[in-house]
Context: one part of a larger RNA
């Protein structure tokens, strides 16, 4: 000077408290440990590993294992020599990689000597490595923490390490601002500038919209017409403690009010200071050193990553009547679409199939939103709750669903009656609940990322638990 204290003071945060809903018990999904295995590839391990890398393991991916193969090599560059017999195609063998045969006999320029290009073979340098070291590194990332801090120049003080400034009195979400002060200034952070959402003006009016006029329909902006409204998307306005009252130190600021769509940072996002953890990553990539070079490289087939006495994490579905089932019916937003989305119509109980209109899309399609509302039924039961498991029959994708995909129908109908100790999330359009879309993707989400619908309760307070800031 820091750090630490079951030292003190002040102050914050879903930290506690007040509430609402969960987890921990059940079944299943998924990740991990362990065990097993020829292999169950590797990494991640308190918070900050464990639905994590993986935005999608049947083959491929794939790095692992078994077997079959290759050795200048699957991939790159260069030199030398030879060749145009290569690649591709067909036939045969084989699990395939590959091997054998058939057939084919490169292109441009040319002074016809050759030169150049491309390709193959041989050879030499070399290639290759998801092999090791994240404790040799770059880059990237997590975390404390969107916490309010971290520093510098000059001056002053101190022998010095250092201090001061940055402490103090107020105030703020904030080292935010004011006042004071041996300090005066400055930088990185805070805030603002950026995006989005909430109000509105102007411009514009198709693919969007339809008030008035006309046509028209079973219905329909379907048509003429129009751009008023909605909306779209560009540019402005608007909020600044600006105004009023009070408190305060005549300050900063705080409390209340007016006006206003919005009020004191309006809501949300992006944005992460100096640093900490020898934090994570050599398997995104790059890279030093070490190791390997007929193998730790490369190709192929099959298997494995999907195993299963068990343990843990994260989720989904439930245990029902604020509910289940049946019938009818209403209202979104945000997205995606050409090797794509695929309508109408038809077949099928259904998954789906036939069909192929339209659409590179404010035009067409995915696409019926669901909870909701109306009516009916069930009558508290392991049930008309719950759906695991299993059998049979089908559908789809794809060379191929045995190991190991998803979906449908019929049958089957397990545990489970609200969950011990303990523990998690959330302060408002939030929690809870309801569906929709997208990325990845041939196919395959209960995961992830978004979108809207319905829509609460509670916060006395800071004694205590946890984390953090200042003295």
């Nucleotide at each position: 000077u820091g750090a630490c204290g079951g030292g003190g003071g002040c102050c914050c945060g879903c930290a506690c408290a007040a509430g609402c809903g969960g987890u921990g018990g059940a079944g299943c999904a998924u990740g991990u440990g362990g065990u097993u295995u020829a292999a169950u590839u590797c990494g991640a391990c308190g918070c900050a590993a464990c639905g994590c890398g993986a935005a999608g393991a049947a083959c491929c991916u794939u790095a692992c294992c078994a077997g079959g193969u290759c050795u200048u090599g699957a991939c790159a560059u260069a030199g030398u020599a030879a060749c145009g017999c290569a690649a591709g195609g067909c036939u045969a063998a084989g699990a395939g990689a590959u091997u054998a045969g058939c057939g084919c006999c490169c292109c441009u320029c040319u002074u016809c000597g050759g030169a150049g290009g491309c390709g193959u073979u041989a050879u030499u340098a070399c290639a290759g490595g998801u092999g090791g070291u994240g404790c040799a590194u770059g880059g990237u990332u997590g975390u404390c923490g969107u916490c309010a801090g971290c520093u510098c120049g000059u001056g002053u003080c101190g022998u010095g390490a250092g201090a001061u400034g940055u402490u103090g009195g107020g105030u703020u979400a904030a080292g935010u601002c004011c006042c004071g002060c041996a300090a005066c200034g400055a930088g990185c952070g805070c805030a603002a500038c950026c995006c989005u959402u909430g109000u509105u003006g102007u411009u514009a009016g198709u693919u969007g919209c339809c008030a008035g006029c006309a046509c028209g329909u079973a219905a329909a902006g379907g048509u003429g017409g129009g751009c008023a409204c909605u909306c779209u998307a560009a540019u402005g306005a608007g909020a600044c403690u600006g105004c009023c009252g009070g408190u305060g130190a005549c300050a900063a600021a705080c409390c209340g009010g007016a006006g206003g769509a919005a009020g004191g940072u309006g809501g949300g996002g992006a944005u992460g200071a100096c640093g900490u953890c020898a934090a994570a990553u050599c398997a995104u990539c790059a890279u030093g050193c070490c190791c390997u070079u007929u193998a730790u490289g490369a190709c192929c087939u099959g298997g494995g990553c999907u195993a299963c006495a068990c343990a843990c994490g994260u989720g989904c579905u439930a245990c029902a009547a604020u509910g289940g089932c049946c019938u009818a019916u209403a209202c979104a937003a945000a997205g995606g679409g050409a090797a794509g989305c695929g309508a109408a119509g038809g077949a099928g109980c259904g998954a789906u199939c036939c069909g192929g209109a339209g659409c590179a899309a404010a035009u067409c399609c995915c696409a019926u939103a669901a909870a909701g509302u109306a009516g009916g039924u069930c009558c508290c039961a392991g049930u008309u709750c719950g759906g695991a498991u299993u059998g049979c029959a089908g559908g789809c994708u794809g060379c191929a669903a045995c190991u190991c995909g998803c979906c449908u129908g019929c049958a089957u109908g397990a545990a489970g009656u609200c969950g011990g100790a303990a523990u998690c999330g959330c302060u408002a359009g939030u929690a809870a609940u309801c569906g929709c879309a997208g990325a990845u993707c041939a196919g395959c989400a209960u995961g992830c990322u978004g979108c809207g619908g319905u829509g609460a309760a509670u916060a006395c307070g800071u004694u205590c638990c946890c984390g953090g800031g200042c003295c």
Predicted 3D model of a 471-nucleotide part of an RNA (small-subunit ribosomal RNA, 3' major domain) from an uncultured bacterium. The full RNA is in RNAcentral, with records from ENA. The coordinates come from a structure-prediction model, not an experiment, and the mean pLDDT is 85.